[in-house]
Molecule: transfer RNA
Organism: Minisyncoccota bacterium
RNA sequence: GCGAGUAUAGUUUAGUGGCAGAAUACGACCUUCCCAAGGUUGGGGCGGGGGUUCGAUUCCCCCUACUCGCA
Numbered sequence: 001g002c003g004a005g006u007a008u009a010g011u012u013u014a015g016u017g018g019c020a021g022a023a024u025a026c027g028a029c030c031u032u033c034c035c036a037a038g039g040u041u042g043g044g045g046c047g048g049g050g051g052u053u054c055g056a057u058u059c060c061c062c063c064u065a066c067u068c069g070c071a
Base pairs, nucleotide, nucleotide: 001070002069003068004067005066006065007064010024011023012022013021018054026042027041028040029039030038047063048062049061050060051059
């Protein structure tokens, strides 16, 4: 330099045009003599920019970061 892939909550991830879910972690409460475990509940997220569309996390382009392959 060329090609391919990945980017979603603190972490691990699901999702695939129409409200973004789970686990874990964190806060509060319940249970318990205490701890652990368990239960209820709360806050927190689509890498950046542009385009298509009534509507984009999802499709297209560019950029950034990382990974893999080729040279």